[in-house]
Context: one part of a larger RNA
RNA sequence: GAUUGAACGCUGGCGGCAUGCCUUACACAUGCAAGUCGGACGGCAGCGCGGGGGCGACCCUGGCGGCGAGUGGCGAACGGGUGAGUAAGACAUCGGAACGUACCCAGGAGUGGGGGAUAACGUAGCGAAAGUUACGCUAAUACCGCAUAUUCUGUAAGCAGGAAAGCCGGGGAUCGCAAGACCUGGCGCUUCUGGAGCGGCCGAUGGCGGAUUAGCUGGUUGGCGGGGUAAAAGCCCACCAAGGCGACGAUCCGUAGCGGGUCUGAGAGGACGAUCCGCCACACUGGGACUGAGACACGGCCCAGACUCCUACGGGAGGCAGCAGUGGGGAAUUUUGGACAAUGGGCGCAAGCCUGAUCCAGCCAUGCCGCGUGAGUGAAGAAGGCCUUCGGGUUGUAAAGCUCUUUCGUUGGGGAAGAAAUCGCGGGCAUGAACAAUGCUUGUGGAUGACGGUACCUAAAGAAGAAGCACCGGCUAACUACGUGCCAGCAGCCGCGGUAAUACGUAGGGUGCGAGCGUUAAUC
Numbered sequence: 001g002a003u004u005g006a007a008c009g010c011u012g013g014c015g016g017c018a019u020g021c022c023u024u025a026c027a028c029a030u031g032c033a034a035g036u037c038g039g040a041c042g043g044c045a046g047c048g049c050g051g052g053g054g055c056g057a058c059c060c061u062g063g064c065g066g067c068g069a070g071u072g073g074c075g076a077a078c079g080g081g082u083g084a085g086u087a088a089g090a091c092a093u094c095g096g097a098a099c100g101u102a103c104c105c106a107g108g109a110g111u112g113g114g115g116g117a118u119a120a121c122g123u124a125g126c127g128a129a130a131g132u133u134a135c136g137c138u139a140a141u142a143c144c145g146c147a148u149a150u151u152c153u154g155u156a157a158g159c160a161g162g163a164a165a166g167c168c169g170g171g172g173a174u175c176g177c178a179a180g181a182c183c184u185g186g187c188g189c190u191u192c193u194g195g196a197g198c199g200g201c202c203g204a205u206g207g208c209g210g211a212u213u214a215g216c217u218g219g220u221u222g223g224c225g226g227g228g229u230a231a232a233a234g235c236c237c238a239c240c241a242a243g244g245c246g247a248c249g250a251u252c253c254g255u256a257g258c259g260g261g262u263c264u265g266a267g268a269g270g271a272c273g274a275u276c277c278g279c280c281a282c283a284c285u286g287g288g289a290c291u292g293a294g295a296c297a298c299g300g301c302c303c304a305g306a307c308u309c310c311u312a313c314g315g316g317a318g319g320c321a322g323c324a325g326u327g328g329g330g331a332a333u334u335u336u337g338g339a340c341a342a343u344g345g346g347c348g349c350a351a352g353c354c355u356g357a358u359c360c361a362g363c364c365a366u367g368c369c370g371c372g373u374g375a376g377u378g379a380a381g382a383a384g385g386c387c388u389u390c391g392g393g394u395u396g397u398a399a400a401g402c403u404c405u406u407u408c409g410u411u412g413g414g415g416a417a418g419a420a421a422u423c424g425c426g427g428g429c430a431u432g433a434a435c436a437a438u439g440c441u442u443g444u445g446g447a448u449g450a451c452g453g454u455a456c457c458u459a460a461a462g463a464a465g466a467a468g469c470a471c472c473g474g475c476u477a478a479c480u481a482c483g484u485g486c487c488a489g490c491a492g493c494c495g496c497g498g499u500a501a502u503a504c505g506u507a508g509g510g511u512g513c514g515a516g517c518g519u520u521a522a523u524c
Stems, first nucleotide, its partner, number of pairs: 001524004006520005013371006020363001021329001026327003030324003035074003040071002043067002047065003050061004081282003091206006099199003104195008112146001114144002121136006152161003166187006174181002208254003215245003220242004225237003257279004261272004284305005307318004335361001337360003343357001344355004374404004384395004408465001410460005418451001423445009468513005473494003479508005489496002
């Protein structure tokens, strides 16, 4: 000099854009952060409509809109947080072969026919609660057989084995008492192949301190056989061999998430790894598996532990390193805000619902950037202050006065873009027997804004509301007076202060920066 997620002191007008627990991975009150689908299902607790009964209060009724709880499906493995652990199961780069993949895309084949349960519910019971037991009833895209098997799996081959589910819309003829069959479109379901994206695994190379750590290793190193996994492998096991690593630093100890990058520097390098992006690890501490395409799972389960809470003492409940917020720690770090309008995600045919992701607002000069605090004129060089050789000098065109302007702020008026998709209506194309229905495309119409009456534009009044901080011995730009008297004090280094201190304190003056200025800490 540059820089910072900074803090502290003094001061503080406005706006834009960013950032904001670096310390105790300390403990957490309260609210919210993951749901959705009635176009899978049986139903109907509550609300509304309709119908029936009743003078009325009210009662009955799933018929309809819808829908609590329940069965079922998908999601909950994403998104969000943190950096404890980890020196190599990580990360970065470059390669590799023995793998998986729900939803998505393309293609091939199929979607036939049956069965037995169970929750909800009812009845009865236990418990303070959390919850739970017995008996009985019922449905499905829940569950289980049978059939079929283009492909698939096993096998040398023959052969053997292995699937499925329906729901919604429309309809001319025919059949049917009706429901409907039947035809057709959409959404699904099963199986197989390929793809995309994603993920698992293996190898090489690279980046840290200590030798006051020199030897380390028994599933250890390799082989045969087996088990296991989606998959290679001592990953695991039996047997056999005795190997494997190491001064090119093994092992041990300490420290640490890694990278893109950030800061600095002419570069080489050094230091760092907040915000944003990629990867990893973790979710009160330790261990474990279950479900599932995917987890050994932050807001799932089980066991053990510490802690907290409830209890009728028998027994139970919990996990903010999600967003806010509280206590504590600390020099130190924000609101228990608004909205799903946009972008994205989950579910759904859709309408839509959910979304502390996200978008916004709030707080803080924490940083960067921009603007303002007025402009011109004005010598009687006013008054006052300070200094003085008492002549004067300086503050100083500074002020006053005169003439203007009105950014920002204040008050009033106008006022965007972010919003075109989904949806409705019409045309065309495709499927189709069909001018129906559905999908695609196109035209058109309407609706939708948290921010917010915000940005921006405009009018009015009036210089009106807006300057401080540090320094002035040398380094280093800037000097005098008074007070003090090795005292009080200053100080980054050299050093000042013991009676004339440009170095302490105050004043006048000056210098440097300026809504900031200094100090401290830290890096180059």